RNA sequence: ACGGAGAGUUUGAUCCUGGCUCAGGAUGAACGCUAGCGGGAGGCUUAAUACAUGCAAGUCGAGGGGUAACAGGGAAGCUUGCUUCCGCUGACGACCGGCGCACGGGUGCGUAACGCGUAUGCAACUUGCCUUAUGCUGGGGAAUAGCCCGGAGAAAUCCGGAUUAAUGCCCCAUGGUAUUUCGGAAUCGCAUGAUUCCGUUCUUAAAGGUUUACCGGCAUAAGAUGGGCAUGCGUCCCAUUAGCUAGUUGGUGAGGUAACGGCUCACCAAGGCGACGAUGGGUAGGGGUUCUGAGAGGAUGAUCCCCCACACUGGUACUGAGACACGGACCAGACUCCUACGGGAGGCAGCAGUAGGGAAUAUUGGUCAAUGGGCGAGAGCCUGAACCAGCCAUCCCGCGUGAAGGACGAAGGCCUUACGGGUCGUAAACUUCUUUUCUCAGGGAAGAAAAUCCCCUUGCGAGGGGCACUGACGGUACCUGAGGAAUAAGCACCGGCUAACUCCGUGCCAGCAGCCGCGGUAAUACGGAGGGUGCGAGCGUUAUCCGGAAUUAUUGGGUUUAAAGGGUGCGUAGGCGGCCUUUUAAGUCAGUGGUGAAAGCCCCCGGCUCAACCGGGGAAGUGCCAUUGAAACUGGAAGGCUUGAGUAUGGUGAAGGCAGGCGGAAUUCGUGGUGUAGCGGUGAAAUGCAUAGAUACCACGAAGAACACCGAUAGCGUAGGCAGCUUGCUGUACCAUUACUGACGCUGAGGCACGAAAGCGUGGGGAGCGAACAGGAUUAGAUACCCUGGUAGUCCACGCCGUAAACGAUGAUUACUCGAUGUUGGCGAUACACUGUCAGCGUCCAAGCGAAAGCGUUAAGUAAUCCACCUGGGGAGUACGCCGGCAACGGUGAAACUCAAAGGAAUUGACGGGGGUCCGCACAAGCGGUGGAGCAUGUGGUUUAAUUCGAUGAUACGCGAGGAACCUUACCUGGGCUCGAAUGCGAGUGACGUAUCCGGAAACGGAUAUUUCUUCGGACACGAAGCAAGGUGCUGCAUGGCUGUCGUCAGCUCGUGCCGUGAGGUGUUGGGUUAAGUCCCGCAACGAGCGCAACCCCUAUCUUCAGUUGCCAGCACAUAAUGGUGGGGACUCUGGAGAGACUGCCGGCGCAAGCCGAGAGGAAGGCGGGGACGACGUCAAGUCAUCAUGGCCCUUACGCCCAGGGCUACACACGUGCUACAAUGGCCGGUACAGAGGGUCGCGACAUGGCAACAUGAAGCCAAUCUCAAAAAGCCGGUCUCAGUUCGGAUCGGAGUCUGCAACUCGACUCCGUGAAGUUGGAAUCGCUAGUAAUCGCGCAUCAGCAAUGGCGCGGUGAAUACGUUCCCGGACCUUGUACACACCGCCCGUCAAGCCAUGGAAGUCGGGAGGACCUGAAGCGGGUGACCAUUAGGAGCUCGUUAGGGUUAAACCGGUAACUAGGGCUAAGUCGUAACAAGGUAGCCGUACCGGAAGGUGCGGCUGGAACACCUCCUUU
Repeated sequence: ACGGAGAGUUUGAUCCUGGCUCAGGAUGAACGCUAGCGGGAGGCUUAAUACAUGCAAGUCGAGGGGUAACAGGGAAGCUUGCUUCCGCUGACGACCGGCGCACGGGUGCGUAACGCGUAUGCAACUUGCCUUAUGCUGGGGAAUAGCCCGGAGAAAUCCGGAUUAAUGCCCCAUGGUAUUUCGGAAUCGCAUGAUUCCGUUCUUAAAGGUUUACCGGCAUAAGAUGGGCAUGCGUCCCAUUAGCUAGUUGGUGAGGUAACGGCUCACCAAGGCGACGAUGGGUAGGGGUUCUGAGAGGAUGAUCCCCCACACUGGUACUGAGACACGGACCAGACUCCUACGGGAGGCAGCAGUAGGGAAUAUUGGUCAAUGGGCGAGAGCCUGAACCAGCCAUCCCGCGUGAAGGACGAAGGCCUUACGGGUCGUAAACUUCUUUUCUCAGGGAAGAAAAUCCCCUUGCGAGGGGCACUGACGGUACCUGAGGAAUAAGCACCGGCUAACUCCGUGCCAGCAGCCGCGGUAAUACGGAGGGUGCGAGCGUUAUCCGGAAUUAUUGGGUUUAAAGGGUGCGUAGGCGGCCUUUUAAGUCAGUGGUGAAAGCCCCCGGCUCAACCGGGGAAGUGCCAUUGAAACUGGAAGGCUUGAGUAUGGUGAAGGCAGGCGGAAUUCGUGGUGUAGCGGUGAAAUGCAUAGAUACCACGAAGAACACCGAUAGCGUAGGCAGCUUGCUGUACCAUUACUGACGCUGAGGCACGAAAGCGUGGGGAGCGAACAGGAUUAGAUACCCUGGUAGUCCACGCCGUAAACGAUGAUUACUCGAUGUUGGCGAUACACUGUCAGCGUCCAAGCGAAAGCGUUAAGUAAUCCACCUGGGGAGUACGCCGGCAACGGUGAAACUCAAAGGAAUUGACGGGGGUCCGCACAAGCGGUGGAGCAUGUGGUUUAAUUCGAUGAUACGCGAGGAACCUUACCUGGGCUCGAAUGCGAGUGACGUAUCCGGAAACGGAUAUUUCUUCGGACACGAAGCAAGGUGCUGCAUGGCUGUCGUCAGCUCGUGCCGUGAGGUGUUGGGUUAAGUCCCGCAACGAGCGCAACCCCUAUCUUCAGUUGCCAGCACAUAAUGGUGGGGACUCUGGAGAGACUGCCGGCGCAAGCCGAGAGGAAGGCGGGGACGACGUCAAGUCAUCAUGGCCCUUACGCCCAGGGCUACACACGUGCUACAAUGGCCGGUACAGAGGGUCGCGACAUGGCAACAUGAAGCCAAUCUCAAAAAGCCGGUCUCAGUUCGGAUCGGAGUCUGCAACUCGACUCCGUGAAGUUGGAAUCGCUAGUAAUCGCGCAUCAGCAAUGGCGCGGUGAAUACGUUCCCGGACCUUGUACACACCGCCCGUCAAGCCAUGGAAGUCGGGAGGACCUGAAGCGGGUGACCAUUAGGAGCUCGUUAGGGUUAAACCGGUAACUAGGGCUAAGUCGUAACAAGGUAGCCGUACCGGAAGGUGCGGCUGGAACACCUCCUUU
């Protein structure tokens, strides 16, 4: 010392800036749901709107005249219980008089003011009642209300006459310290002056009452209390309010007041106030306090206390001690009420209450018992002040709705992986206990002590003692007893912030939402439920304030790029200011005194059972005033100093400025000459110029503008800016010397000056350039970019304008804080090395700073002073107002509304019509195609009852489909079935099935006949009931699995370390190299993983082993001939195992890795060829119709069976193919050589028949044996001779064959006939780099057959070309820019069109407040007069002044509304373009001018907040 918490939201991610939002507390609250009790408080925040009714201020008979009512007494009359009389008594209506009514109570309209707060002053004042003191209280008079009589009036009320009292009024007397005049003395004060004393002069007093004891009355002085006035300081917002002021400021005099004072008046002077904010406008009662906050502050002014103001609105005075008077008066106005219409009455912002307004705020209650007030001698009366009660969860506080035990963890709900489990939950039931609260009964307060009265004491005042009386609240609080768990729980929330989760419903709907945001079929975010969380007689919501917000920053912020440094200088006010000495004491510090009301806050103690609440005490009140002291610092005064600043002297430097003179090159033009057909211009062109001679060249001349080279991140200047040479004038800086002055300094609001370009005015000038404009191009368009012209302008003089990316986006000044290096000027110093120093101009860096980029002695570091500026984005530098300007426009400069961001720096990606490096059939070089034709096939579209579904850029389209006539089949039409077409379990049965017949299109139904096996275990089949159905229905965006693609591209990551606040980086970059993140070298990295490569398979060579069905060299046999046979293993081949290739060797280059060499060797050479193999991931890529699967949906149907149809449609369009267009060919004949496969429901030799498809017969073969099987191109020979053909084969006709239950829709094949298009294909586009392309045929899967020209394989023949990487496409790495991150198919600008919203202008129109002028002018007050009344004073009346109000009028200000109009904002899918972000495709932006549908374009000047390249310079490293 007790005190300080943050979170969400901008991004792909990060740091920062910055706004928005939330969690807290509070309330005179309201609303929603809910509600048991008590205590304490509070309760019209709106209409100072209008008010019915009642009450809220009276009292005194001890001031008075009196007697209307009541009571008592007396008297009279009589009708014996009534009437009348008597003020006689108690008392007392109205009246005169006194005191009170100026308090108490209400409200906050007005007021920005000495109103309030605080502290002072009054030597400029007042104060009824109260207290103290002194003195006095004599005499007289005239009225008047009441009462009585009369009168007017509806009433309110008024008039006349007569008579009367007082503590009412008047006169006289007396009088002092009171008042006035004059004079004098003393003392005191800051001053005006005050006090006291003496003398003189003037003017004023009084009241009585009664019970004789007191109460009063008058004067003066003093006190106390209350009030008045003045002053210092403090007291909201707007400067888009900058000037205000004539009684204004002062003086003299007078008047007035309780008193000072222009308060008022006359005269005189011309002052007074104001950027330290006057004046004006807006808003507002102020304070103690209250809420919040760590505090400083911010907000507030309910209740309670103090002050002020107001009382229907405005004005006015009277009375009084006190009022300009809430429940008094007068006048005017508005409104309401009464009325007999002539006139009158009224004022709840007192307490209740009513209407109205409003989200909203109570009873027309009780009592004077207490406290307090008024009157009274007192009893007492009055008191809506007050004390109580009533209503309201409005707030604060307290209590309760039970406690303990109780597991088969009941039922039920909810969830679930569902024969189970979890949860509500010890919760319930049940047992025991308690009784606050509740109900009933009984008892029962405190608040009350007096006063009066009696007694005693006392000089008075007063003191002491005593007897009684008095309670609205209230039979309330409280206490006791009895009964019995008995009477008592809700509200909000549960995506994050923020504690709390599941199911169902819904399906961008309904809805939620404080911010971010949820909802488009699996929603913890909507609605319901179960469960949970929080608080609890309350809980939420809304509104408002503070906090969080350091988000106005004094405490405690910023300004290079986020918002923010003025364009620059000079300089006024102001702020700040060097060293020493002395002094002062304003600031400052300390002590003391006064004050800072009470209540409140805080602490302590105490009283209600606790608490809230209340009482007592203390502290605090950070302030103001006074006083005493201190003297370091700041300030003041005085003196001094030299280092800040300046001056002097001597040098030096420079595109500094102004004016004049001069110069050459270039350009254009003119003239002359030479000369001929083009020139010019562009990406390419054209417009234009040119045979009337251009361009080109030469000569001469003219004009205007600008000054090449030098020239430089060089110089000068405050900034803007300044460039040929030279002269004159002029400014400034630096260096050296250290002589002089002696703080003369710094900054600088306003102010003044200067201020690029464009622009404006007047007059010149005009070569080139060149907005506008014209023409030509480009283009979809092209109001542009390009070209040809060209006017203002650019130039000069003078005058305006005053703005720029006026930038270092960095205000000025001073001091301090490591270094390196270049350069300019000077000096030491004589020098061009070198070095030191001062002043500049640059670069790089330490510390430090910074969000980072970066800054870093030229700071953005560390400090100090002064100025300027900022406070989310948009609206908007706009509107309005004002100032300036000739204008253009500049300066100053908002709001409504709207958004949840806008932004800075950096990071990773992606992208670029950025760059570098590299790769790929990517281009190029080649070969062959597609696109044209016919046909095949797939798709779109269309059609249809259906043409089932899916696939849709690359990465769909001869794809799923490796076989749609039925089946398939999912589609359509029709006919049928309903535990179902299939499978399992299953009592049981012995069938099922087959054949025939009937109905039917069939499925199916019906009838008849026939009918098991067995090893006896059973098998097989059917099968009632039942349990499990089924779905090619939906969702591939709920999924698994599988697949495509980037891409066989070389990448993608991790651990540890290091760097960075962080995202992240490093590693992985760099230098080489490679097909490769392949390897090497280097390196804050060191390692590792998934990929690459290798390991696997096929193939090329060899070896070895083995040798049938394969092979046949040699030896035999046989044949017409053939490995046919015996044999053989040599060869080929088959298929096992091995070898082989590794830059291993040589040469060259290289540090190495590696590369080169037609090298050697080798079958093969630098990855030998091919395959399988596909990193992290991307495309919500594809598939729910292969399969699987969550959820949803259908259940006599969306399931299942059947027949027929459809998937094969056909004006069209596209993809993929086949066949061609022919002679490198067609046809005919002959002839040769493969590989890989298939085959018993098969392949089928061979033979026969048929022209053929094929048929018939039939050997062999489950296959290295038999067979399909003929390979074809090729080769040889012949023919055709360039034609729509002997090319081409579509289409159509006819006749057949085969498969199949069945070829009509809708099969293939054969033969005969027919003989279409097509003569090499536009724009465009595809494949391929070697055994490849091209070309030729062969096989297989599916399959009864086949629409196969498809797919998958196999071999035969077998090329061309690659200079190269500029370009197109794709990719990799590094780098750069970015406003992109859904990532360029991105983002995004403006006009126009539509809807909504707020705003500006505007002819007008309506309203408001304030002021001016003029007219009128009530009451009252003041002055004058006063012929009338009275006659003493005076008054009526008249009149003047002043003034509220009313009227007229001209302007200003503020606000509402408005035809029309302007821009702005917002709004899933409107129109036109494409301006910006990449070099954004013309770099962008700023100022200005012109032009254009629009973004915008162009000119002039400026900026880098422009990319890239080249060069130069500088720096760093080696």
A computed fold for a 1518-nucleotide RNA from Fulvitalea axinellae, annotated as small-subunit ribosomal RNA. Its mean pLDDT, the model's own confidence on a scale to 100, is 83. Its Rfam family is "Bacterial small subunit ribosomal RNA". Its family is annotated with ribosome and structural constituent of ribosome in the Gene Ontology. Lineage of the source: Bacteria > Bacteroidota > Cytophagales > Persicobacteraceae > Fulvitalea. RNAcentral holds the sequence, with entries from ENA and SILVA.